[in-house]
Molecule: transfer RNA
Organism: Luteolibacter pohnpeiensis
RNA sequence: CGCAGGGUAGCUCAGUUGGUAGAGCAUCUGACUCAUAAUCAGAAGGUCAAGGGUUCGAGUCCCUUCCCCGCAA
Numbered sequence: 001c002g003c004a005g006g007g008u009a010g011c012u013c014a015g016u017u018g019g020u021a022g023a024g025c026a027u028c029u030g031a032c033u034c035a036u037a038a039u040c041a042g043a044a045g046g047u048c049a050a051g052g053g054u055u056c057g058a059g060u061c062c063c064u065u066c067c068c069c070g071c072a073a
Base pairs, nucleotide, nucleotide: 002071003070005068006067007066010025011024012023013022019056027043028042029041030040031039049065050064051063052062053061
């Protein structure tokens, strides 16, 4: 330098044809227990890497930039 994949909750990751942003783990609260763990119920937690564009509407489509990993040279 070229090609391809990825960036979404504290962590690991889903998100279908563009139409209300989700799961598991972790955290907090409650139940259960003599108590803790386990289990059960609930809650909180997001500028969807950044900026711009298209659209009535963008995590999703288009452009630019940044970061991570891989392949080729």